This is a predicted structure of a 151-nucleotide RNA (c-di-AMP riboswitch aptamer (ydaO/yuaA leader)). The sequence was found by an Rfam model in a public genome assembly. The coordinates come from a structure-prediction model, not an experiment, and the mean pLDDT is 78. It matches the Rfam family "c-di-AMP riboswitch aptamer (ydaO/yuaA leader)". Rfam's curators write: This family represents a conserved RNA structure found upstream of the ydaO and yuaA genes in Bacillus subtilis and related genes in other bacteria. The ydaO/yuaA element is thought to act as a genetic 'off' switch for the ydaO and yuaA genes in its native state. It is believed that the element may be triggered during osmotic shock leading to activation of ydaO, a predicted amino acid transporter gene, and members of the yuaA-yubG operon which code for KtrA and KtrB K+ transporters. Of the family's consensus pairs, 92% are formed in the model.
């Protein structure tokens, strides 16, 4: 590929998340992350802290759960107020957008989740681990330098 759903193939995007050997277990390459000296950095008090990742930090909302407190009620209970956690909402540090890098203007989208367990600054040697998932939205214009293709 008119629109929606499903299947298949190709191409492409985010991301470290690709690739080779092997029946498998597993191993190699490449890429990525963590731990870990000297030197350097840091050094008060309080708060535990740290890591992967772009994914942090705020604001207002009693909508939900639970807690505290006050009032009313003989009582079961009802109502008010204030925090905690959750939820969605509005912003936001930051990140992505079709060859690559840097800069300017502009638009769209994302702004999650998880791990270690009281321990971690940097860090040569050295040690340990990962290579999952998701997507097909399109907004580009300009400057500089490359790359590639053609002549």
């Nucleotide at each position: 590929c008119g629109c929606g759903c499903g299947c298949g193939a190709g191409c492409g995007c985010c991301g470290a998340a690709u690739u080779c050997c092997g029946c498998a277990a597993g191993g190699g390459a490449a890429c990525c992350g963590g731990g870990g000296a000297c030197c350097c950095a840091c050094u008060a008090c309080a708060u535990g802290g740290g890591g992967u990742g772009a994914a942090u930090c705020g604001g207002a909302c009693g909508c939900c759960u639970g807690c505290g407190u006050c009032u009313c009620g003989u009582g079961a209970g009802a109502g008010g107020c204030g925090g905690a956690g959750g939820g969605g909402c509005c912003g936001u540090a930051g990140g992505a957008g079709a060859c690559c890098u840097u800069c300017c203007u502009g638009c769209u989208c994302c702004g999650a989740a998880c791990c270690c367990g009281u321990c971690a600054g940097c860090u040569a040697a050295c040690c340990c681990g990962g290579u999952a998932g998701g997507c097909g939205a399109g907004a580009a214009g300009g400057a500089a330098g490359g790359a590639a293709a053609g002549g």